[in-house]
RNA sequence: UGUUUCCUUCGGGGCGGGGUGAAAUUCCCCACCGGCGGUGAUGAGCCGAUAUUUUCGCGAUUGUAGUUAUCGGCGCUUAGUCCGUGACCCGUUUUCGUUCGAGUACUGCUUGCAGUGCUGCUCGAAGCGGUGGACCUGGUGAAAUUCCGGGACCGACAGUAUAGUCUGGAUGGGAGAAGGAAAAC
Numbered sequence: 001u002g003u004u005u006c007c008u009u010c011g012g013g014g015c016g017g018g019g020u021g022a023a024a025u026u027c028c029c030c031a032c033c034g035g036c037g038g039u040g041a042u043g044a045g046c047c048g049a050u051a052u053u054u055u056c057g058c059g060a061u062u063g064u065a066g067u068u069a070u071c072g073g074c075g076c077u078u079a080g081u082c083c084g085u086g087a088c089c090c091g092u093u094u095u096c097g098u099u100c101g102a103g104u105a106c107u108g109c110u111u112g113c114a115g116u117g118c119u120g121c122u123c124g125a126a127g128c129g130g131u132g133g134a135c136c137u138g139g140u141g142a143a144a145u146u147c148c149g150g151g152a153c154c155g156a157c158a159g160u161a162u163a164g165u166c167u168g169g170a171u172g173g174g175a176g177a178a179g180g181a182a183a184a185c
Stems, first nucleotide, its partner, number of pairs: 002185002004182007016030004031165002033155002035085004043076001045074007053066002056063001080153002089130004098126007105116005135151005157168003
């Protein structure tokens, strides 16, 4: 350092102004926001090499420090729209089809126990699967849906005057992030 198991903590932002109306943070005009991992030609920094030029020392070749340029390396940073993934929702029921939990059955009698069945059905969870939104253009360049300029576009469900921004499920779940413990290699 990696693998495995376990523990702890962390783990989402945004309606401000105006208009209409009985009523809208929901409609209209302007505004505002961008989960997690990856990629990343971005950015600043550090280190090294080569060349350059200047200073100093020495004058024989070379050495020292700095400037600029090129190349290489290092860690950090860089996409709402690329690749993957999470939340929400759906399925997991008809033929063999995963695991766990809860409920439900029948018989006997001493009426709260014993035996049988372990199957079917219902509900829930884990796991698995599915669904699930959005980008063009100009520039640079060997190369950009990532950089720079410009213009677009997207955003679960329930509630309510139609909601990415309010309220609610949610003091939930969660991709994952950081730290720690144990054992062996």